[in-house]
This record gives sequence, C1' cells and structure tokens, in this order.
RNA sequence: AUGAUGGUAAUCGGGAGAGAUUCUUUACAUUGCGUAAAGGGCGCCGAAGGAGUAAGCUUUAUGAAUAGCUAUAUAGCGAAGCUCUCAGGCAGAAGGACCGUUAACCGGACA
Repeated sequence: AUGAUGGUAAUCGGGAGAGAUUCUUUACAUUGCGUAAAGGGCGCCGAAGGAGUAAGCUUUAUGAAUAGCUAUAUAGCGAAGCUCUCAGGCAGAAGGACCGUUAACCGGACA
C1' cells in the first nucleotide's frame, strides 16, 4: 500500500400458502346493506418467532478384558425448506423464511 472468503446492521427490489367464513357486541354511515374494532364457533396455512428431532460425538454403568476393539443401557451435545401448530396468519394493506442490489463498518486472506 492492495483489500479475498466471511460477519454486522441498514437501503431498495423479489417473496408462497390458507374462509373477502359465520355469530354476538360497539362505533360510523345507510334504509336494508356496508366499513372498522373486539370477543366466540366451525374450517384451514407454514416462510416472523418458538418447540421437537437423525446420523454422529461425549459422559457414566454393565459384560468382556493386559490394553484396546465391540455390544447393551442411561444422560448430555447435536440440522433444517422435516415435524408440531404455542404464537402468528387465511381479500387488500401490514408482516414474511429466503434470495438479490447498494453503500458503511468489522476483519485481514493475498501482493
């Protein structure tokens, strides 16, 4: 002096699924229907968050045993786009795992 992989928090863009379901109450409008919120009923979704989990690794015990290897059991660690559906969601809006863009910061491979 250059500033890779990677990481952090943002900007912008993309981003699925499932009832515009039904009842009650309140408010606003309306003149026979609508909008919003809250609380129930039935039916659904999985991609905020959350929970569970395989192989494998480790501890302990038993058997065996020179040591080891191997076997069984217990406990711990151990992933998700898998599973659950607590939460959240089921017109639009909002949200949305994940992906990409932009620049900033951390870091310091390399020359």
Glycine riboswitch aptamer from Calditrichales bacterium MX18-03, 111 nucleotides, folded computationally. The prediction has a mean pLDDT of 77. Its Rfam family is "Glycine riboswitch aptamer". About the family: This family represents the bacterial glycine riboswitch. The source organism's lineage runs through Bacteria, Pseudomonadati, Calditrichota, Calditrichia and Calditrichales.